[in-house]
RNA sequence: UUCGACAAAGUCAAACCAUCCGUGAGGGUGGGGCGGAAAGCCACGGGUCUAGCGGGGGGGACUUCCAGGCUUCCGAGAUUGAGCAUGAUGCUUCCUCUAGAUAGCCGGGCUGCCGAAG
Numbered sequence: 001u002u003c004g005a006c007a008a009a010g011u012c013a014a015a016c017c018a019u020c021c022g023u024g025a026g027g028g029u030g031g032g033g034c035g036g037a038a039a040g041c042c043a044c045g046g047g048u049c050u051a052g053c054g055g056g057g058g059g060g061a062c063u064u065c066c067a068g069g070c071u072u073c074c075g076a077g078a079u080u081g082a083g084c085a086u087g088a089u090g091c092u093u094c095c096u097c098u099a100g101a102u103a104g105c106c107g108g109g110c111u112g113c114c115g116a117a118g
Base pairs, nucleotide, nucleotide: 001117002116003115004114011036012035016031017030018029019028020027021026034104040110041109042108044107045106046105047102048101049100050099051098052097054096055095056094057093058092059091066087067086069084070083071082072081
């Protein structure tokens, strides 16, 4: 430097379970073992995911409550009942912003054990 004998020794440990931490994505520890030759470390680029009591757009629903509008019933009138759609809130979805998660999604950076060959 290249490679990993269907390798060996050693090593890490997915799902799942228990427990703890976190609003959450997820993380720690123990069990477990799907896999791994960097499945060691780093959120720099992309992806995916989470939260927002940020911003903007779309959608559908509801008019119980809020805002006013229209129709109508009762009524002397006020109060009130029924219906119609609109807006706001809330719901859902997309974009964006902010803060995060993921290194076992991909790329990139840093470091390194054992063995084989040169």
Predicted 3D model of a 118-nucleotide RNA (c-di-GMP-I-GGC riboswitch aptamer) from a Thermodesulfobacteriota bacterium. It was read from a public genome assembly, where an Rfam model found it.